RNAcentral holds the sequence, with entries from MGnify. SAM riboswitch aptamer (S box leader) from uncultured Flavobacterium sp., 100 nucleotides, folded computationally. Taxonomically the source falls in Flavobacterium (Bacteria, Bacteroidota, Flavobacteriales, Flavobacteriaceae). It matches the Rfam family "SAM riboswitch aptamer (S box leader)". Its family is annotated with regulation of gene expression in the Gene Ontology.
[in-house]
RNA sequence: UUAUCACGAAAGGUGGAGGGAUUAGACCCUGCGAAGCCUUAGCAACCCUUUCCCUGUAAAGAAGGUGCUACAUUCUACUACGCUACGCGUGGAUAGAUAA
Numbered sequence: 001u002u003a004u005c006a007c008g009a010a011a012g013g014u015g016g017a018g019g020g021a022u023u024a025g026a027c028c029c030u031g032c033g034a035a036g037c038c039u040u041a042g043c044a045a046c047c048c049u050u051u052c053c054c055u056g057u058a059a060a061g062a063a064g065g066u067g068c069u070a071c072a073u074u075c076u077a078c079u080a081c082g083c084u085a086c087g088c089g090u091g092g093a094u095a096g097a098u099a100a
Base pairs, nucleotide, nucleotide: 001100002099003098004097005096010040011039012038013037014036018029019028020027023077024076025075026074041069042068043067046065047064048061049060050059051058052056073095078092079091080090081089082088083087
């Protein structure tokens, strides 16, 4: 810089109190065992492989490089619009995550 982010997929060991990125608020998970680390398994298909009426928003695949496997990136925050309006809904921005 570009693309994607409401799909999908967990067990064991270790560890021993936190965790859901950061700040604030909310809501949750957690001694029926958090984070981290290790093993195995799985998901997905970004890179990748093969094919094609051949280069694309295509189809199939999964050996390898990553990633991921509670909750929408857990939700909100800034902004535009709409509405039955102390709020709600939709979109966008910012921030973040992942890949190339």